[in-house]
RNA sequence: AUCCCAUCCAGACGGGCAGAGGGACCCGGCCCUUCGAAGCCCGGCCAACCUACCCACGAGGCAAGGUGGCAACGCCGGGCGCGGGUCUGCCGCUCACGAUGAGGU
Numbered sequence: 001a002u003c004c005c006a007u008c009c010a011g012a013c014g015g016g017c018a019g020a021g022g023g024a025c026c027c028g029g030c031c032c033u034u035c036g037a038a039g040c041c042c043g044g045c046c047a048a049c050c051u052a053c054c055c056a057c058g059a060g061g062c063a064a065g066g067u068g069g070c071a072a073c074g075c076c077g078g079g080c081g082c083g084g085g086u087c088u089g090c091c092g093c094u095c096a097c098g099a100u101g102a103g104g105u
Stems, first nucleotide, its partner, number of pairs: 001105003005101004013043005021032003025079005044070003048067003051063001053061002074097001081093004
């Protein structure tokens, strides 16, 4: 980098450096941000996947070792399609896209 599978409405902040953006991409919204964004570092915490242990073997419990994560439902709607409806509104399902993990190439 890519393939495949699984999950994504819960959870989790303090400090230092830094100095204007950020919320994946596009559009429309909305929100966070000099009362300090992104990014980097130190510490803390959370517990999705792997793992250790327990186990009534349950989609369980527990730990925090490996990744990961710590505003808002993947912030909301749309970006393919289908079904329903009280039919501009709305609801549900799948696809696509994105993120994370395990395994493979």